[in-house]
């Protein structure tokens, strides 16, 4: 320098291909119930605008461009 993959709640991921209810799951967290108490179980709840910035569109996590970060491959140098 070139190419590829990844980036979504605290953690692990789905959703992206085929744009369309201003986004879900599990674990974790909080409250309540159950229990002598804890765990387990049950019920309810909080928490993300989707790596950053632009563009296209009536509408973008999803399409396009640039950039950032991590991982991998190649090239260059030696």
């Nucleotide at each position: 320098c070139g190419g590829g993959c990844u980036g979504u709640g605290g953690c692990u991921c789905a959703g992206c291909u085929u744009g369309g209810c201003u986004a879900g799951a599990g674990c974790g967290c909080c409250a309540c119930g159950u229990u002598c108490g804890g765990g387990a179980c049950g019920u309810g709840g909080a928490g993300g605008c989707c790596g950053u910035g632009g563009g296209u569109u009536c509408a973008a996590a999803u399409c396009c461009c640039a950039c950032c970060a991590g991982c991998c491959c190649g090239a260059c140098c030696a």
Record summary: RNAcentral holds the sequence, with entries from ENA and MGnify. Transfer RNA from a Chthoniobacterales bacterium, 78 nucleotides, folded computationally. Its mean pLDDT, the model's own confidence on a scale to 100, is 81. RNAcentral records the identical sequence in 3 taxa. It matches the Rfam family "tRNA". The family's RNA type in Rfam is transfer RNA.